[in-house]
């Protein structure tokens, strides 16, 4: 030279869950009431359930992930267990997809050169 680890900068990829008090509104109902949506709080899981701008689309902050890739998407409104529900556990399944860039610093491996013995 080269290879690898870590941190940072840059680049790229990704996600807006479940339950619920109250209020508003719409639909259904003979009524009680039920359901959908919106707003403000609360609870659960999680790294993240969220910040700011915007009428919206979207952009953005935070967080996670970048092939050694279960970040995330599809199958999937999936199957069994479990839970208030999501989450979770097992399956589906290492199934099908999925971001392969650059720089700086530092540590290690490693070889090369010079000198001395």
């Nucleotide at each position: 030279a080269g290879c690898g680890g870590u941190a940072c900068c840059u680049c790229g990829g990704g996600g807006g869950g479940g339950c619920u008090c109250g209020c508003g509104c719409a639909u259904c109902u003979g009524a009680c009431g039920a359901u959908a949506c919106g707003c403000u709080g609360g609870c659960c899981u999680g790294a993240g359930a969220u910040u700011g701008c915007g009428a919206a689309a979207g952009c953005u902050g935070a967080c996670c992930c970048g092939u050694u890739g279960a970040a995330c998407c599809u199958g999937a409104a999936c199957c069994g267990g479990u839970u208030a529900a999501u989450a979770c556990c097992g399956g589906c399944g290492g199934a099908g997809g999925g971001a392969a860039g650059g720089g700086u610093a530092u540590c290690g491996c490693g070889g090369c050169c010079a000198u001395c013995g």

Predicted 3D model of a 117-nucleotide RNA (TPP riboswitch aptamer (THI element)) from Jannaschia sp.
The coordinates come from a structure-prediction model, not an experiment, and the mean pLDDT is 76.
The RNAcentral record of the sequence draws on Rfam and Ribocentre.
The same sequence occurs in records of 2 taxa.
NCBI's taxonomy places the organism under Bacteria, Pseudomonadati, Pseudomonadota, Alphaproteobacteria, Jannaschia.